This is a predicted structure of a 1384-nucleotide RNA (small-subunit ribosomal RNA) from an uncultured bacterium. RNAcentral holds the sequence, with entries from ENA and SILVA.
RNA sequence: GAGUUUGAUCCUGGCUCAGGACGAACGCUGGCGGCGUGCUUAACACAUGCAAGUCGAACGGAAAGGCCCUUUCGGGGGUACUCGAGUGGCGAACGGGUGAGUAACACGUGGGUGAUCUGCCCUGCACUUUGGGAUAAGCCUGGGAAACUGGGUCUAAUACCGAAUACACCUUGCUGGUUGCAUGACUGGUGGGGGAAAGCUUUUGCGGUGUGGGAUGGGCCCGCGGCCUAUCAGCUAGUUGGCGGGGUAACGGCCCACCAAGGCUAUGACGGGUAGCUGGUCUGAGAGGACGACCAGCCACACGGGGACUGAGACACGGCCCAGACUCCUACGGGAGGCAGCAGUGGGGAAUUGUUCGCAAUGGGCGCAAGCCUGACGACGCAACGCCGCGUGGAGGAUGAAGGUCUUCGGAUUGUAAACUCCUGUUGCCCGGGACGAAAUGCUUCGACCUAAUACGUUGAAGUUUGACGGUACCGGGUGAGGAAGCCCCGGCUAACUCUGUGCCAGCAGCCGCGGUAAUACAGAGGGGGCAAGCGUUGUUCGGAAUUACUGGGCGUAAAGGGCGCGUAGGCGGCCUUCUAAGUCGAACGUGAAAUCCCUGGGCUCAACCCAGGAACUGCGUCCGAUACUGGAAGGCUUGAAUCCGGGAGAGGGAUGCGGAAUUCCAGGUGUAGCGGUGAAAUGCGUAGAUAUCUGGAGGAACACCGGUGGCGAAGGCGGCAUCCUGGACCGGCAUUGACGCUGAGGCGCGAAAGCCAGGGGAGCAAACGGGAUUAGAUACCCCGGUAGUCCUGGCCCUAAACGAUGAAUGCUUGGUGUGGCGGGUAUCGAUCCCUGCCGUGCCGAAGCUAACGCAUUAAGCAUUCCGCCUGGGGAGUACGGUCGCAAGGCUGAAACUCAAAGGAAUUGACGGGGGCCCGCACAAGCGGUGGAGCAUGUGGUUCAAUUCGACGCAACGCGAAGAACCUUACCCAGGCUUGAACAGCGAGUGACCACGUCCGAAAGGGCGCUUCCGCAAGGACACUCGUAGAGGUGCUGCAUGGCUGUCGUCAGCUCGUGUCGUGAGAUGUUGGGUUAAGUCCCGCAACGAGCGCAACCCUUGUCUGCUGUUGCCAUCAGGUUAUGCUGGGCACUCUGCAGAGACUGCCGGUGAUAAACCGGAGGAAGGUGGGGAUGACGUCAAGUCAGCAUGGCCUUUAUGUCUGGGGCCACACACGUGCUACAAUGGCAGAUACAAACCGUCGCGAGACCGCAAGGUGGAGCUAAUCGGAGAAAGUCUGUCUCAGUUCGGAUCGUAGGCUGCAACUCGCCUGCGUGAAGUUGGAAUCGCUAGUAAUCGCGGAUCAGCACGCCGCGGUGAUACGUUCCCGGGCCUUGCACACAC
Repeated sequence: GAGUUUGAUCCUGGCUCAGGACGAACGCUGGCGGCGUGCUUAACACAUGCAAGUCGAACGGAAAGGCCCUUUCGGGGGUACUCGAGUGGCGAACGGGUGAGUAACACGUGGGUGAUCUGCCCUGCACUUUGGGAUAAGCCUGGGAAACUGGGUCUAAUACCGAAUACACCUUGCUGGUUGCAUGACUGGUGGGGGAAAGCUUUUGCGGUGUGGGAUGGGCCCGCGGCCUAUCAGCUAGUUGGCGGGGUAACGGCCCACCAAGGCUAUGACGGGUAGCUGGUCUGAGAGGACGACCAGCCACACGGGGACUGAGACACGGCCCAGACUCCUACGGGAGGCAGCAGUGGGGAAUUGUUCGCAAUGGGCGCAAGCCUGACGACGCAACGCCGCGUGGAGGAUGAAGGUCUUCGGAUUGUAAACUCCUGUUGCCCGGGACGAAAUGCUUCGACCUAAUACGUUGAAGUUUGACGGUACCGGGUGAGGAAGCCCCGGCUAACUCUGUGCCAGCAGCCGCGGUAAUACAGAGGGGGCAAGCGUUGUUCGGAAUUACUGGGCGUAAAGGGCGCGUAGGCGGCCUUCUAAGUCGAACGUGAAAUCCCUGGGCUCAACCCAGGAACUGCGUCCGAUACUGGAAGGCUUGAAUCCGGGAGAGGGAUGCGGAAUUCCAGGUGUAGCGGUGAAAUGCGUAGAUAUCUGGAGGAACACCGGUGGCGAAGGCGGCAUCCUGGACCGGCAUUGACGCUGAGGCGCGAAAGCCAGGGGAGCAAACGGGAUUAGAUACCCCGGUAGUCCUGGCCCUAAACGAUGAAUGCUUGGUGUGGCGGGUAUCGAUCCCUGCCGUGCCGAAGCUAACGCAUUAAGCAUUCCGCCUGGGGAGUACGGUCGCAAGGCUGAAACUCAAAGGAAUUGACGGGGGCCCGCACAAGCGGUGGAGCAUGUGGUUCAAUUCGACGCAACGCGAAGAACCUUACCCAGGCUUGAACAGCGAGUGACCACGUCCGAAAGGGCGCUUCCGCAAGGACACUCGUAGAGGUGCUGCAUGGCUGUCGUCAGCUCGUGUCGUGAGAUGUUGGGUUAAGUCCCGCAACGAGCGCAACCCUUGUCUGCUGUUGCCAUCAGGUUAUGCUGGGCACUCUGCAGAGACUGCCGGUGAUAAACCGGAGGAAGGUGGGGAUGACGUCAAGUCAGCAUGGCCUUUAUGUCUGGGGCCACACACGUGCUACAAUGGCAGAUACAAACCGUCGCGAGACCGCAAGGUGGAGCUAAUCGGAGAAAGUCUGUCUCAGUUCGGAUCGUAGGCUGCAACUCGCCUGCGUGAAGUUGGAAUCGCUAGUAAUCGCGGAUCAGCACGCCGCGGUGAUACGUUCCCGGGCCUUGCACACAC
């Protein structure tokens, strides 16, 4: 820096990622070289070999070999070239390993040693005299299995012991000087006592002894520094100190005897856990954090524990002793051993190498030396374990080959990539050459110095000798692009995208999260990205993480202020002066090992790596200086603080007493049937007299009004009145002290309510409990009772939303306005009104702060001091431990595990059995229905070969379907066809095909017969066959889609630009006051405008005018008829059509803000959108439709396509929706009779006439229609009849006879006549429509259509009720709450 909490936002906060590192491991892969690194686990156990010896110039000597002499031979002698074993010396205390232990003077750093040692080395001085007795080896002889060991006898030394000498050494007296820090140190004088030695070799060396000094290396002591835990708070008996002694190289309780009673600890003793420490390494901007492999310094350890010996040095890795565990040997009596040396083995483990070579170099031990020894070391080997370097080729090369992949089928991409051409030669391989590391020592020769010396020694030159690695590095030549590329990733973070498969499966995943049929997230492929001999994963660590915050965080609401006070330690502290110099600052010096890091330079061809120089090592110490600040010392001051005096305020605290109102109870009186209680009731009380009311009495608790964001108190808290005791604050005076202050870990005290213990008290109230209700239940809410308790005294408990969710103190920083207490000033006769000071308590607000909300002189602002507390959510304030408590429980207070969030504030919505305002046939007021019956129709269900499919709350169900007998038709059965019924490209072949005739067949279809055209030709047309692209699909997905539609809803809303406000999501505008049917209009307003909606513009209807005048009309005129606009004529009227007018709150009055508007009125055919229609904003419902159409993907291709016949979509125990007809008298039937509108008609409507009871038929006038026809409107009106019944209601069902349409009415049409005459007597719960020419009721027409209408769409005729908005439902606006946002 990013991802992740949300619909979105800001913040808090955790989780996760990108970076670096590694002694790593695992997976896939693997060409070379250089330099490094390599048991992190079992300080587990170890076979085998090696890792410490050396010296004959210390010694006696000669086991073996060489050489010489001798020789009976498994012989003997000699020599010292050499040397086994032994005595002796030095070394073995170094080097090498490991990190178990250790929280310690172990380590680091700086000091001290006036409390000390130091072999070998350097240097000074002195000395090295003289004796003695043993012993190993050897020889002899025993014991034992062995390891080993006993006895006897001989012998040497640089082995051991004595004596002499020794001023400088040690020790002990006396006595001076110098000096320091107390014991003391240094340096003199003078006495006493004690203490040395070793020789060898050879003539030069190597040694030995004493002592002084040096160097080196130690020992001991001290200051400071570096882990976790207080759920470890007290520890300590040699403990702390002293005197005396012992011991040590040395101080010291190190040890001992005695004496005293100390010592350590909150600045963390003691205990527990963990750990070797450091230079450094990794990371980080740094400060820090983590680590302590390799290399280097120190420490500790050497099978686990203990002990000493030797020695200069050890309490000793490859020494000893003891006991122990383990292993091995054993003759069972005893013995042996210690890889945390180098290799190696087993084991453990995710995991860590060769039982290699060499002392050539460096270093070490011994030795005079040659030399010997050296698993230190130098090398090689193994391992991509790490870092670094190199290579796997370079240039050209387009028809952009083939192949792969994708594709919109055109192409794109792989891709200059390959092929191909021309080159190069790193590396590998082969051949050849071939190092540096080597300088010494020794030896030879020649010099120089020393010397008597050509010895010796020292030194110079020349020559010679020494290489494990290694025939290696390196160089040259040859060969030949020839042998050498993988791994991870591609949803976001994060760089890189498509196809296929799969279908919440298989799987992926670091976090968020992908996968349920179109997966850039799984798997494969193509392509791409990254790194590269590696790449990924896992683990660990630092970073990011300011997420423990010193640098650099917080605590009103996110986690976080202790419930409050007093106060200890501690921290911090006013003004002035002087001194000091601890802190602080500066200079110098010492130290801060080397390596590392950094800079510069150099060496390996570069780099890694290595070398040299410099810088640095931020630290510590010594000393000198400075004195502002802090500290310390001294003196002073008054402003902080306290005291004193004078005042008044107050539910501050404690104790005692008193008072009235009310409740309850008791007694009595009056009085009678109820009271009480609730939403409604019941339990309960009451005729044994309640409730009500009056009088008297008892007892307990609490104190109405005053009373107030009034007062007091540290908080908890405190309220009738009076008295006594008592705390604190405030104001005024400015008298006294002179910093006496602030905070406060622990500690102590106080601490509501509930609870506990003991004793009282108990009126009311009231957990528990009982009863009654409510309820699905009701361990509750409501009601009737009722015990602890509530009250008092004494003692505990110690918690709380103990809250201002805001610790205490001090200072500073614009204001306004209340209120409580005390004071001052001015004016005045008089402060109560005015101005002002201090203290307290509220509200509003500036700057500032805050994530926002908000805080704001009572800060959450600006600063200082001190205390408490926080570090993701859950687990959990739980467990364990401790402590307190009588108990309940309190205080302190984790982890495992689990999640990717948990949270704060604010925003927009949705929601609320929240609020306000307002609409709607939403309710109410009515009328008529549905739900009951029969039938029609649709749906579910069931059935069936099939009953094709879709539609499912409103918003599916007389819906798609404005017409299923065939067709339609998608379904079922059966029979056929296969480039197909239609469209249509290419190639090849054939010459027919169609029509007609005929046969089979239910048809479709099949068989047979007949049968070409144009052109000179090439060829073409047409048709068929085959092949290939591909047709076709009412097959799937409406959750892949377009388009269209439904719905909220004709509801009044939905947005935008600019501006402004807000960190932001967003807000404002659109909210507010009015008004409207309306976001309609007016006013106001940080908004101003605009868009889509509303309204209007459009159609229709209602009035009038003008024009038009036939097919319409007929007032006037004329003719004619039984009669009729029938005719002439006319266009006045009606009407048709066109064009206009008209209505706009325009006018008047009232109300209203004078506005918008509303109410009333006038005029008018019509009045406040006149009635009706068309018109449907942003969006919601993954709403509906792949079967209207279009369309992606999937599926199918002699079938899921297509043709045909028949069947089905019409089934029927049931259930539901929508309708029709009724149940009758406001009616039925019969007769007579009046008045419409709209629409349709030439494949049609069809008149008059005739036939039929009728449906209908015959027939055809007229009409392409204001002309003719459908066409008789019906309800109505008049008259008659029926008389309340299953009827003269009702018409289902069935029988029969007919009619019509049609190829065809069986399944399965409609109509008519006659006969039949079912249910039904107004329909339970429930539910629907409708506010005016509406409901209701009556008929008429049309689309579809051959025929079929109770459905649908239209038309006219007759023609009724609303107080109102509490409630139900739906909706709009504002507001409020929210833990909802797939949104109740």
Its mean pLDDT, the model's own confidence on a scale to 100, is 85. Rfam family: Bacterial small subunit ribosomal RNA.